[in-house]
Molecule: transfer RNA
Organism: Armatimonadota bacterium
RNA sequence: GGGAGUGUAGUUCAGUGGUAGAACACCGGCCUCCAAAGCCGGGUGUCGUGGGUUCGAGUCCUGCCACUCCCGCCA
Numbered sequence: 001g002g003g004a005g006u007g008u009a010g011u012u013c014a015g016u017g018g019u020a021g022a023a024c025a026c027c028g029g030c031c032u033c034c035a036a037a038g039c040c041g042g043g044u045g046u047c048g049u050g051g052g053u054u055c056g057a058g059u060c061c062u063g064c065c066a067c068u069c070c071c072g073c074c075a
Base pairs, nucleotide, nucleotide: 001071002070003069004068005067006066007065010024011023012022013021018055026042027041028040029039030038048064049063050062051061052060
């Protein structure tokens, strides 16, 4: 330099154009002498970033950024 993949909550991930979710973690409450466990309640988010298509984009197209992999070049 060329190509492919990934990017969504604190973490691991789901979400094939129509209200952004799950588990764990976390926070509050109940329980307990205190705590753990258990039970009840709570999403805390610029969907990497800019632009485009569309009535409507996490989802489709595209520039860029980060990470991973493959190929090539130099040494």